The RNA shown here (transfer RNA) has 72 nucleotides and comes from an Elusimicrobiota bacterium. It matches the Rfam family "tRNA". About the family: Transfer RNA (tRNA) molecules are approximately 80 nucleotides in length. The coordinates come from a structure-prediction model, not an experiment, and the mean pLDDT is 83. It was read from a public genome assembly.
Formats: sequence, C1' cells, structure tokens
RNA sequence: GAGCUCGUAGCUCAGGGGUAGAGCAUACGCCUUUUAAGCGUAGGGUCGUGGGUUCGAAUCCCACCGGGCUCA
Repeated sequence: GAGCUCGUAGCUCAGGGGUAGAGCAUACGCCUUUUAAGCGUAGGGUCGUGGGUUCGAAUCCCACCGGGCUCA
C1' cells in the first nucleotide's frame, strides 16, 4: 500500500428498511433468622464519526477513524 471482516447498554452479543433487544452486571423489592441462591421490577443507548439515498436508516451507498486477519 491492497483485500476481507468487525465496531449496537458497564461486559458478551442479537437485530440487515417501519417505536433498539437478550444474557450477565447495577439499583430496588419479594423470599430467607442473616448471607448466598431463586423470583420480580426499574435504570442504563446521539447503534464508531461525517455525508448521501429514502416518507422512514442501527440496517442500503460513499468517505474517514479504530480493532482483527490475509496478501504485497
């Protein structure tokens, strides 16, 4: 330098045009003599950045940034 791939909640990851989700974690409650385990509820997201397409973009297109792999 070129190609491919990934970037979404504190962490691990789904979702591939129509109101952003799960598990774990966190807070609170129930249960328990207490803790742990179990059950329930809640909070937490400018979907890497900037543009474009579209009635509508996390999703499609372009550029850039960062991680990984391969080639030179």